[in-house]
RNA sequence: GGGUUUGUAGCUCAAUGGGAGAGCGCUCGGUUUGCACCCGAGAAAUGAGAGUUCAAUUCUCUCCGGAUCCA
Repeated sequence: GGGUUUGUAGCUCAAUGGGAGAGCGCUCGGUUUGCACCCGAGAAAUGAGAGUUCAAUUCUCUCCGGAUCCA
């Protein structure tokens, strides 16, 4: 430099054109003499931009970052 792939919560992953979710983690409450476990509740996210569409996390393009292959 070229090809492929990828970017969603603090971490690991779902979702798939029309309500953004799970596990762990975090906070609060309950339980306990206390801690842990357990139970309940809560906060927290779609890399940037453009296009298509009534509607984009999803489809297309550019840029940025990561991974991998070739040279």